Record summary
This is a predicted structure of a 104-nucleotide RNA (Glycine riboswitch aptamer) from Syntrophomonas sp. UBA4911. The organism belongs to Syntrophomonas, within Bacteria. Model confidence (mean pLDDT): 82 of 100. Rfam family: Glycine riboswitch aptamer. Rfam describes the family as follows. This family represents the bacterial glycine riboswitch.
RNA sequence: AUGAUGGAUGCGGGAGAAUGGGUGAAGCCCAUACCGAAGGAGCAAGUUAUGCAUCUGCCCGGAUGGAUAAUGAAACUCUCAGGUGACAGGACCGUAUCCGGACA
Numbered sequence: 001a002u003g004a005u006g007g008a009u010g011c012g013g014g015a016g017a018a019u020g021g022g023u024g025a026a027g028c029c030c031a032u033a034c035c036g037a038a039g040g041a042g043c044a045a046g047u048u049a050u051g052c053a054u055c056u057g058c059c060c061g062g063a064u065g066g067a068u069a070a071u072g073a074a075a076c077u078c079u080c081a082g083g084u085g086a087c088a089g090g091a092c093c094g095u096a097u098c099c100g101g102a103c104a
Stems, first nucleotide, its partner, number of pairs: 006099008018032006033084003039080001040078003046071005052065005
């Protein structure tokens, strides 16, 4: 000098889903529904460990196959939370700045 994973902030884009009633209401309450892209939760293959069975004539070692446990992703699933006018929020994408410092 270069500046990975990750994180913060600003700007831009950003979906889905409802009615009825109590009230004049978009607010509050009730009832019955609905949505998934804040957040949260669940697990497949695989990997690891333990023990069992079979084979390798026996031991060591090895191979194979079940079992138990741990680990294990999401935009998948759940719908706790949140949401179903606007505003706000919004995973994610782009961009800029900053933090940080993997690596050469």